A computed fold for a 584-nucleotide part of an RNA from a Thermotogota bacterium, annotated as large-subunit ribosomal RNA, domain I. NCBI's taxonomy places the organism under Bacteria, Thermotogati, Thermotogota. The RNAcentral record of the full RNA draws on ENA.
[in-house]
Context: one part of a larger RNA
Order: sequence, then C1' cells, then structure tokens
RNA sequence: GGCACGCGGUGGAUGCCUUGGCGGCGGGAGGCGAUGAAGGGCGUGGCAAGCUGCGAUAAGCCCGGGGGAGUCGCAAGCAGGCGUUGAUCCCGGGAUGCCCGAAUGGGGAAACCUGGGUGGCCGUUGAGGCCACUCGCCGCCGAAAGGCGGUGCGAGACCGGGGGAAGUGAAACAUCUCAGUACCCCGAGGAAAAGAAAUCAACCGAGAUUCCCCUAGUAGCGGCGAGCGAACGGGGAGGAGCCCAAACCGGUGUGGUGCCAAAGCCCGUGGGCGUUGCCACACCGGGGUUGCGGGACACAGCCGGGCGAGGCCACGGACUCGCCGGGGAGUUACAAAUCCCUCCUCUAGCCGAACCACCUGGGAAGGUGGGCCGGAGAGGGUGACAGCCCCGUAGGCGAAAGGGGAGGGACUCCCUGGGCUGUGAUCCCGAGUACCGCGGGACACGGGGAAUCCCGCGGGAAGCAGGGGGGACCACCCUCCAAGGCUAAAUACUACCCGCCGCCCGAUAGCGCACUAGUACCGUGAGGGAAAGGUGAAAAGCACCCCGGAAGGGGAGUGAAAGAGGACCUGAAACCGCGUGCCU
Repeated sequence: GGCACGCGGUGGAUGCCUUGGCGGCGGGAGGCGAUGAAGGGCGUGGCAAGCUGCGAUAAGCCCGGGGGAGUCGCAAGCAGGCGUUGAUCCCGGGAUGCCCGAAUGGGGAAACCUGGGUGGCCGUUGAGGCCACUCGCCGCCGAAAGGCGGUGCGAGACCGGGGGAAGUGAAACAUCUCAGUACCCCGAGGAAAAGAAAUCAACCGAGAUUCCCCUAGUAGCGGCGAGCGAACGGGGAGGAGCCCAAACCGGUGUGGUGCCAAAGCCCGUGGGCGUUGCCACACCGGGGUUGCGGGACACAGCCGGGCGAGGCCACGGACUCGCCGGGGAGUUACAAAUCCCUCCUCUAGCCGAACCACCUGGGAAGGUGGGCCGGAGAGGGUGACAGCCCCGUAGGCGAAAGGGGAGGGACUCCCUGGGCUGUGAUCCCGAGUACCGCGGGACACGGGGAAUCCCGCGGGAAGCAGGGGGGACCACCCUCCAAGGCUAAAUACUACCCGCCGCCCGAUAGCGCACUAGUACCGUGAGGGAAAGGUGAAAAGCACCCCGGAAGGGGAGUGAAAGAGGACCUGAAACCGCGUGCCU
C1' cells in the first nucleotide's frame, strides 16, 4: 500500500407519511369599475424583519345574527390587557379607507411635483401651511346652465365581426395544402351567434333556428396530384312565436291656395256657422303584417250583454268615447312598471343512536370475555388497527340582515267595443333595391356547363295581370314573397364557490411553488427562474456535575426509544477513519 471483515464518521438514497398538486363529474356563479376597479406603493403591533389582516378610526370601529369559554393572527417570549354585564371567533349590513393606478384640474421618470374656484382652520413682524368639496376627454339631449351615458380590468376559456401568415404536405415546386388555422384588432354576453322561408322538396310532401347520431368518406371538387368533402332524407335533444314600414282614418305644426253660390262642418230635412276647406311636408295616435296571397277602401250579407255621454241646434239614423259586467293574457321576444304575501334556496349554525371489563404494552382502538346501536358499518382523529371515545355520518332543524328562485295576489294590457264572408283591372305590400356587365370573395364546388349568397365599379327594373327560386338557359309545372326588426330552450366555456370521485403523484414525483414562490437570484429589458417537507404521543426541548475559550463531548435526568437532542423518523452507496486478519 492492497484485499477482506468488524466498528464508527460523512452523506441523504430507500421505506413509511402528507398540509400540496394532477385529472374528472355534478351543482352554483358567470362579472368588477368614476359610489374610483383589477393590481400595487407606503404605512399600521408596547417590543415587529417577513407573511397575513387592516388604512391615519390602520392585526382594527359600529349595528344585527350565530356561538358559549376562553382570548390578544402565523408565533414562542417579556410586559400589559379583554371575557358569562357573553369576549375571541363565524355570518350579514354599515363606517373609515393615505398615495399610485382607466386615473380624470395641470404636469410626470407610477406611488411624486404643482395650480384654479368655493367653504373652513392654524399662524402672522414679514409669509406661509393645512382640511373638505370641485375643475379630464368622448357621445347624446339642451340656446345655455346643466343632465345622462361611456372610458379601465378579467379565464392565456367560450362567442360574433374586421384583418390574416408561414414552417409543413404535395417525397422538388408555383395552382393547391397547412387554413380562414396561428396571430393582431374591435365588440358583446352569461352564454354568444343563428332564427319564423323570396327555405327545401319533387308533381308526394315538409314547415324558424341551434346541437347530436346516421346518410358518408357517399355525391362531388381536385397540378382529377397531395388532398378537400357536402346536401336531400331519416333518427334524436329542444320547442315559440312575434313586431314594424306602406295603403287608409284622425289630430297637431309649417308653407301654399281659396272670400260669399263657396268647396266644409257624419248622413237626411229645416235652421245656423263658416279662413272652418283643399294641396304639400313633418310628427303623433289609430289601422295593418300576409303567399290556401294579405291588407286598405267601397258595396252587400250574417253575428255581436247592459247603461250613459258626445258633435253647431232639433228629430231620426249611423258613428265615436266612457262606465259596469263577462272572457283572456303578461314581465326572455310578442306593451310595461312597481308593491305585497307564502314557500324553496344560498351566505353563520344546531340536534343527532350505541361499551364495558380483563390481558399484553410506554400507550389499546390489538387479544380474550360479555354487551349494544344501526334511516348512522362514508371519512377523519385519538399514545398501535375504534360502528358504540372525539369530530362527524344517516336523518332532521335553523336567519335579525343580505342575495337568488318559484307560486299567488295587487297591478297592467287585450277582447266583448268589433268579427266573419263575398264582390271590385280602385289603393298599398320595404329601390339606386332586384337584376345585368366587369373585378373579387363565400358556398365541399380551384371559372367550370356554374346556379345560389356577399362586396367594389358601371348600368339599372317590375310593382300582384307582380316578383324570387327549383345548379347554365328556355317552356310547362311546383314552390316561396327579398330589398325593416325582435325572439327563450336544446349548444360552447370555466378564472371563481360548494360537494364528490380516481387500477392519478407522494417531496429529483405531483403545479414552477406541500415551506415568507413567481419569492431568492439572473438579465439594461422583454424575460428567465430555483433550492428548501418529517424530533416526540406529549417539549416532558436534557435541572445539576465534569473536560473545553468555544464548538463539541462525558455523566445525570426526561422519554417506549436520545444509536428520537432540535444539523433531530428510517439512515443505502460513493467517500474518510479506527481495529483485526491475510498478501506484498
């Protein structure tokens, strides 16, 4: 020096554990913000660095409710308090809430600097300082004064719209593909969008939209390459239908026209009045909403509870309006607002059955013996493994206050007050629209025989005896009414809250983070981004003695264990020692 064995040290693998994570299901909720958000800065404790809470009233103030013995956060200690006159704590409501931040008086290198107006306070020799309210921009209304609304944030989700790639694939590449994807911008909602046929179908018929399954990888499209890829129809989820514009009637306003025979004042007769009339435009109210065409108007026919009033007057008729009665509907569209009652539910909570003894042990929940409950033998804890010890569980109960929902009533609206039918070559039925040409885009459809839909430029109808569509186009036939609008549900998503689950992880795993983690640290910055869990059942955390300057160690003591001593469960290996043996 090597090898082997033994005993230690170092080290922190392994096993066990879990406060944390991952994935999913169901329910809730789906917003917050100029009444100043999200997010921050700085403060705030008797002693206070970090985290948490809070805001100059600063780990807090007030009220209501719950709860019932302790309490002054994590977090011990010192000092000092509070509490059965009900504290701490939990829930609801309120008060306070510095500075920055949309940030909004102006400025600005965020958390700072500096003004105007009104009111108030302190101070004054000179003058200054403080507090409250107010003063941004944009849009709408308005003459103005002023009033109302908007602004920003969010889950890196879902939705609609405006823009819009490339790597790639085509075994190269340009049309094509990837893909209307990623990404950027705008906007909205709890969902969004779509939606009540100018739709399909096929000579039979269907009857808004959305979503799922099939049709079907079919028909098609396609450098007919790569690849893209329907519809009809069928089965399901869900289910809801409505309102305007116009004709016509009435009213108001403005402008024009009209003067005695006026035109008109509902009609007939008589009387009376007559700038009342007529035309145009605008607004308001009624009316009306459809494709077996619908509606208006005129005429005709039929049906329609009662009472009253009205017009220039009288009578008769017709009409309009009001009241009572009867009927119907309603707050998500179809008109719209509020209140009351009841119940359900969320935001604290409450009740809740049944076990003892002996043995082993540090400890009983284990073993043995004997019992009990069960609408509860889910789960967790307790000194080892507990239905009956604790928290719970099954089952039940509960709210002064705030939120959500359902039902009923008040209330409101509609019908009866008008409706139906027939006839009519009278009127209306969405115009720079449909459509066409050219250029593009969307449709599974790449310009194709290319319909259909949308946009740009140019041209430019018909008006119900009308118009669109049925995949060029024409005819016949069928079908549907564009050029206005609203509309729940079935569908998508999950930052957040609650409950539950897992042939998911168990600290190099599982989120980057089980721990003061988006922290420390790195970077000018955008950004990158850790490591780090475990004494014990209980601190009972080693009084006292010895060696040492200390660190550390040896006794003693605690404990089941200290070879569990805080560098603390277990404690592998590398590595470092000591001892013994063998080899050299």